[in-house]
A computed fold for a 107-nucleotide RNA from Geobacillus thermodenitrificans subsp. thermodenitrificans DSM 465, annotated as SAM riboswitch aptamer (S box leader). NCBI's taxonomy places the organism under Bacteria, Bacillota, Bacilli, Geobacillus thermodenitrificans, Geobacillus thermodenitrificans subsp. thermodenitrificans. Model confidence (mean pLDDT): 85 of 100.

RNA sequence: UUCUUAUCAAGAGUAGGCGGAGGGACGAGCCCGAUGAAGCCCGGCAACCGGCUUGGCAUAUCAAGCACGGUGCUAAUUCUUGCAGCGGAAACGCUGAGAGAUAAGAA
Numbered sequence: 001u002u003c004u005u006a007u008c009a010a011g012a013g014u015a016g017g018c019g020g021a022g023g024g025a026c027g028a029g030c031c032c033g034a035u036g037a038a039g040c041c042c043g044g045c046a047a048c049c050g051g052c053u054u055g056g057c058a059u060a061u062c063a064a065g066c067a068c069g070g071u072g073c074u075a076a077u078u079c080u081u082g083c084a085g086c087g088g089a090a091a092c093g094c095u096g097a098g099a100g101a102u103a104a105g106a107a
């Protein structure tokens, strides 16, 4: 980098520290930001993988739990939308795909 599978409506700083202008993938929109962006550290959330505990149990495996290790996440539904279908006079609404993100596995 590509492929496969699963998930994406919940949760996470009552002025934490450093830092200094940008950020929300991309286009469009709409937002966030000197009452301080990105990034780093700390804290926190979750529980995908490993580990451990308990129960069923011959193993595999299944369920519940812990959060020790590996990631991940910590404004707004993946902020909305980009293609297609349906409803509607329109505004707009609903559904699916695509795109994207994360984890695990494979090449």
Stems, first nucleotide, its partner, number of pairs: 001107008013042001016041003022032003026082004043074003048070003051066006078099001083096005